[in-house]
Context: one part of a larger RNA
């Protein structure tokens, strides 16, 4: 220091995002209990009282035994057991004495409730729920699983089952059917395959065959028309108006499918917003109650209430507390030391300093200066852009995966039609063919003449004309037919009229009707010999759970199933969803033309600056000939601003359309004639990656104009556009799968693309991802740094003005010039194989543009209090309420409540409220998936420190022999604050009110250091009380465990809230400033020489460390041998000596992590023990006495006692060992 615990003076939430954590409460019995209420609750509400032991009395449960009476029951007594109350007494600080064991209350949001959920960051307001509603479903049910068989639903049957929404209960649930969906309707429109099929083309001797196709027929669907909102959903503007003002019951107008009703409302919804008012608080961005200006509530995507409930969100009070002011003590476990055992991440290599500069823009490593003897141990975390994880944010990829949808393209399912399985009979309607009839009025004409041909006769007792009746047609004239009657003729030819002449026959057209056949169709019927289907019934046989066969029954040519067809279809699948871009997105742009940029050839970029094109013209083309605009001033009849003439101007005009370059020789304007707006060719150039693009003479043909020379292959030039594939039209002396043709293809010309993302990925394509993933990027954003300084801040210059007067006491417009690197930005330079992001806490350090304190100048300075400026960075520089806040507002203090930098200092230091994952909700947006610098609730913060650095603490070596003491002080650090009161003095000043400087004294606050005598805290090693329980055989007395069991006190030590002390005075050098003398410059001048004053700043003084101050200091004291040989000094050999002193070992400490430091070591009080004292506790045990007993009294201020003090050698410091030498560069 960390973790787990115990205790705490005074205060009591001041802590903090938030009472997080902790504390409080707690048992049993009794008393008592509010609002509200769904009458059940709320409720253990709240708030109180009692509780031990002894004695006595009165109740009480069960059992056993005995006795008595009586005879099989009752009574009494005894023992034991259950168990309550009352009264009296006794003890403690405390009687639920320990353990176990709710803190309470008020307001409010949400959800009714109990329940469920993201195993491992979310327990919730999310899910579920009972209840409510809608929709589907009649049983071979709907629905679901499945290729199918089959199965679930269900051995259920609409009081059932399924799906959807809402979510107890109460009061309610408004308007809109235009859109989308769903349901229905069926007249019409549209529509596939199929059916039917005129025609055309090819071929062809013909029949024919092949290809193609108009018309007709034909379903669902779609269109259409209705219904439906507890289906998806939606639910307005503008203007005016009342006798103060304001407002608008009222009116007008526009739009709509309808314009939001009730209720609620700054809300889980309100941006502005901390809305306004009220309440609560000293103070409230939260909270409660209102208001209504609802950015952007609102009625089963339910609205509004609501008792109860909630490990739910917000606010408040009481109680309680170490959350805090402000920290302290104690216990245990780690940490530390020793012994044993023994990992990990990490690691380019390392001989790994500070500051400053530089540098891929933040350096241990480069430059410079400074600092630094070598090496550990314990600690701290500022750095090593520390470790961990190929960044999850952002961008990119012609990456991925899921999800969505009215993206594209498909598919299952479902619906539909055709056909097969598939038979009989009828009927409706339609078409076609055949057939029988019918119909036909221009004018003229007997009169209702269809066309053509034939035709001279035709019809008639098998009943003519006529009449009557009816019907059909009709041009209203009539025609035709039928029936009856009638009983013998009628018509044609000829003539007339006319374009056409009628009788009669044949044939054709038109109209209408009927019949037959075929095809299709509508509605039915049948099942008989009869398909097919059947969760029905029976029988039989075989095998055996059931299947098969037969029969009956029901349905029935439907259904089922196959193939083909159209529709529907995010249920499913595969994919697409552009690029540029001072990040990306939003916006803009993408091809072509002109100019500038463009730097005098050409060319040249930007999301640089300006404009245009995606055509037009049969003349606006060609040619020949001719002509000259524009504008203004002046002059001139009507005549004016403007008509015409002249002068002047000289291309300013005009050019089809932009701009540029051109153009009077006109390319401008006009007229005549015209079509060169021709076919074939293309030398040579420009331009150019390619592909494209541009200019162009000549030659051949045919033409226009012109007398001719000539000009003409569109337009004054430069825009007016699109490759390839594919398809089409026309032409073609090309091709022609045996041959001839045809088809097809080729060639030439032309046509079809806002393929405009315009060198064009496909004929055909949108979105979401916070559930996300992969690969990459510092090629590219968010944080921070860097560069820059528009913006910001600060200053200066000028001085219009105001300041009664007066620019400059103070303020200062319009303008100008700088500085800083703090705001908002710009840039995109390090970092995307990770540089953790706001705020707070903690700890700071620097700057000064100074908030206070200090010193000055000026003042619109009387004094006091101020204003402004200069110097000055020594020290100091608030607590609370609200909010995540920084900030800010408020309350109350203060001498003052400074501004900034430090990766917006500080997450290998803490927090995690905000932001910024996954859950959920509201508002809004979106069809939807989902989204929102909108809101709201919830939501894992890892790292044992190698190096540098810092704080401590040792070892080594050095310091020129070795030691022991005592010092010096180069240098470094610490300290540095200020109020109030009294006095001078109610003086100076002032009309008064008021009210000083300078100086003296006292006493505080904050801060700091030391200490423990007192005051207190702690004191698990001291004493006592006491609960439960176990043990020492029992009583007594002790001991263990229960947090030291709990409780009351408390010595030493440690400690603060306690005590004591501190900052001074005086000195030094100066700053601003003030002076003296004084020239340059006969004056003046504080300055140039000279001499002074002057601040909390500087230096020293005070305190601490300090000679590794390698420049290693100073002073005092202590200690250390002989012989021999050799040599010029010196070296060698032998023997001897282990000094002064230090250490180890030992007893230890108020010293201590270990080391180190201090004391002691028998000549000794170092530790323990003992004795005594102090001090603490509070009267031990035993015995005696009193009492029925609990218990009390006496012996007894007793007994016990840790760390304190003194005395005392009883025990242990015994004995030993090691280093250190011989006189010294």
């Nucleotide at each position: 220091c960390u973790g787990a615990g115990g205790g705490g003076a005074a205060g009591g939430a001041a802590c903090u995002c938030g009472g997080c954590a902790a504390a409080u409460u707690a048992a049993u019995a009794c008393u008592g209990u509010a609002a509200c209420u769904u009458c059940g609750g709320g409720a253990g509400a709240a708030a109180g009282u009692a509780u031990a032991c002894c004695u006595u009395u009165u109740a009480u449960u069960g059992a056993u035994a005995a006795u008595a009476u009586u005879u099989u029951a009752u009574a009494u007594u005894a023992u034991u057991u259950u168990a309550a109350a009352a009264a009296g007494g006794u003890u403690u600080u405390a009687a639920a004495a320990a353990a176990a064991u709710g803190g309470c209350a008020g307001c409010u949001g949400c959800g009714a409730c109990u329940g469920u959920u993201u195993a491992a960051u979310a327990a919730a307001a999310a899910c579920a729920c009972a209840g409510c509603a809608c929709u589907u479903u009649g049983c071979u049910a709907a629905u679901a699983a499945u290729u199918a068989a089959u199965u679930a639903a269900a051995u259920g049957u609409a009081u059932a089952a399924a799906g959807u929404g809402u979510g107890a209960c109460g009061c309610c649930u408004g308007c809109c059917c235009g859109g989308u969906g769903c349901u229905g309707u069926a007249a019409g429109a549209u529509u596939a395959a199929g059916u039917u099929g005129a025609g055309a083309a090819g071929u062809u001797u013909u029949u024919g065959c092949u290809u193609u196709u108009a018309a007709a027929u034909u379903a669902a669907g779609u269109c259409a028309c209705a219904g439906u909102a507890a289906a998806c959903g939606g639910c307005g503007g503008c203007c005016g108006u009342a006798a103060c003002u304001a407002u608008a019951a009222c009116g007008g107008u526009c739009c709509u499918a309808a314009g939001g009703u009730a209720g609620c409302g700054a809300a889980a919804u309100u941006c502005c917003u901390u809305g306004u008012c009220g309440g609560g608080u000293a103070a409230u961005u939260u909270c409660c109650g209102a208001c209504c200006u609802g950015c952007a509530c609102g009625a089963a995507u339910g609205g509004c209430g609501u008792a109860a409930c909630g490990a739910u969100g917000g606010c408040u009070g009481c109680a309680c507390u170490g959350u805090c002011u402000c920290c302290c003590c104690c216990u245990c476990a780690g940490a530390c030391u020793c012994a044993g055992u023994g990992a990990a991440a990490u690691u380019g290599a390392a001989a790994u300093g500070u500051u400053u500069g530089u540098g891929a823009a933040g350096a241990u490593g480069c430059g410079a200066a400074c600092u630094a003897c070598c090496c550990g141990u314990g600690g701290c975390a500022a750095g090593a852009c520390g470790g961990a994880a190929a960044g999850a944010c952002c961008c990119c990829a012609u990456g991925a995966a899921c999800c969505u949808u009215u993206a594209c393209u498909g598919u299952a399912u479902c619906c539909u039609u055709g056909u097969a399985u598939u038979g009989u009979a009828g009927u409706u309607u339609a078409a076609a063919a055949u057939u029988u009839u019918u119909u036909g009025u221009g004018u003229a004409g007997a009169a209702u003449a269809g066309g053509u041909g034939g035709g001279a006769g035709a019809c008639u007792u098998u009943g003519a004309a006529g009449u009557u009746a009816a019907a059909a047609c009709g041009c209203u004239a009539g025609u035709u037919u039928u029936a009856a009657u009638g009983g013998a003729g009628u018509c044609a030819a000829a003539a007339u009229u006319g374009a056409a002449a009628u009788a009669c026959c044949a044939u054709c057209c038109u109209u209408a009707a009927g019949a037959u056949u075929u095809u299709a169709u509508u509605c039915u019927u049948c099942u008989u010999u009869a398909a097919c289907u059947u969760a029905a019934a029976a029988u039989u046989u075989a095998u055996u759970u059931a299947u098969a066969a037969u029969u009956u029954a029901a349905g029935a040519a439907c259904a089922u199933u196959g193939c083909a067809u159209g529709g529907u279809u995010g249920a499913c699948a595969g994919u697409u969803u552009g690029a540029c871009u001072g990040g990306g997105g939003c916006g803009g742009u993408c091809u072509c033309c002109u100019c500038c940029u463009a730097a005098a050839a050409g060319g040249u970029a930007a999301c640089g600056g300006a404009g245009g094109a995606g055509c037009a013209c049969a003349a606006a083309g060609g040619u020949u000939u001719g002509u000259u605009a524009u504008u203004u001033a002046c002059g001139g009849u009507u005549g004016g601003a403007a008509a015409c003439c002249g002068u002047a101007u000289u291309u300013u005009a005009g050019u089809g359309u932009a701009a540029u370059g051109g153009c009077u020789u006109a390319a401008a304007c006009a007229a005549g004639c015209u079509u060169a707006a021709c076919u074939g060719u293309g030398a040579g150039a420009c331009a150019u990656a390619c592909a494209a693009g541009u200019c162009a003479a000549u030659c051949a043909g045919a033409u226009g104009c012109g007398a001719a020379a000539g000009c003409a292959g569109g337009u004054c030039a430069u825009a007016a556009u699109g490759a390839u594939c594919c398809g089409g039209u026309a032409a073609u002396u090309c091709u022609u799968u045996a041959u001839g043709g045809a088809a097809u293809g080729g060639u030439u010309a032309c046509c079809g693309c806002u393929u405009a993302a315009c060198g064009g990925a496909u004929a055909a394509a949108a979105g979401g991802u916070a559930c996300u993933c992969u690969g990459g990027g510092g090629a590219u954003a968010a944080c921070a740094g860097g560069c820059u300084a528009a913006u910001a801040c600060c200053g200066c210059c000028c001085a219009a003005g105001a300041g009664u007067u007066c620019a400059u006491a103070u303020c200062g417009a319009c303008g100008g010039c700088g500085g800083u690197g703090u705001u908002u930005g710009g840039c995109a330079c390090c970092u995307c194989g990770a540089u953790g992001u706001c705020g707070g806490c903690u700890c700071a350090u620097c700057u000064c543009a100074u908030c206070c304190u200090g010193g000055a100048g000026c003042u619109g300075a009387a004094g006091a209090a101020g204003g402004u400026u200069c110097c000055a960075a020594g020290g100091g520089u608030a607590u609370g309420g609200c909010u995540g806040u920084u900030c800010g507002c408020c309350a109350u203090u203060u001498a003052a409540a400074g501004a900034g930098g430090u990766a917006c200092g500080u997450g290998a230091g803490c927090u995690g409220g905000g932001u910024u994952u996954a859950a959920a909700a509201c508002g809004u947006c979106g069809u939807g998936a989902g989204a929102c610098a909108g809101u709201u609730u919830g939501g894992u913060c890892c790292c044992u420190a190698u190096c540098u650095g810092c704080c401590a603490u040792g070892g080594g070596c050095g310091u020129u022999g070795g030691a022991u003491a005592u010092u010096u002080g180069a240098g470094a650090g610490a300290u540095u604050c200020u109020g109030u009161u009294u006095u001078u003095a109610g003086u100076a000043c002032g009309a008064g009110a008021g009210g000083a400087u300078c100086g003296a004294a006292a006493u505080g606050g904050a801060c700091a250091a030391a200490c423990c005598u007192a005051u207190g805290g702690u004191g698990u090693u001291c004493u006592a009380g006491u609960u439960g329980u176990u043990a020492a055989g029992c009583c007594u007395u002790u001991a263990g465990c229960a947090u030291u069991g709990c409780u009351a006190g408390g010595u030493a030590g440690c400690u603060a809230a306690g005590u004591u002390u501190g900052g001074u005075c005086g000195a030094u050098u100066u700053a601003a400033c003030u002076u003296c003398u004084g020239a340059a410059a006969g004056c003046a001048u504080a300055u140039a020489a000279g001499a002074a004053g002057g601040a909390a700043a500087u230096u020293g003084u005070u305190c601490u460390c300090a000679a590794g101050a390698u420049u290693a200091a100073a002073u005092a004291u202590c200690c250390c041998a002989a012989a021999g040989a050799u040599u010029u000094u010196u070296u060698c050999u032998u023997u001897u000596u282990a000094a002064a002193g230090a250490g180890c070992u030992g007893u230890u400490c108020u010293a201590g992590a270990c080391u180190a430091g201090g004391a002691c070591u028998u000549u000794a009080a170092u530790a323990g023990g003992u004795u005594a004292a102090u001090u603490g506790u509070g009267u031990a045990a035993g015995c005696a006495u009193a009492g029925u007993a609990a218990u009390a009294u006496g012996u007894u201020u007793a007994g016990c006692a840790u760390a304190u003090u003194a005395a005392u050698a009883c025990u242990a410091a015994u004995u030993g060992c090691u280093c250190g030498u011989a006189a010294g560069g």

This is a predicted structure of a 1225-nucleotide part of an RNA (large-subunit ribosomal RNA, half B) from Candidatus Nasuia deltocephalincola. The source organism's lineage runs through Bacteria, Pseudomonadati, Pseudomonadota, Betaproteobacteria and Candidatus Nasuia. Rfam family: Bacterial large subunit ribosomal RNA.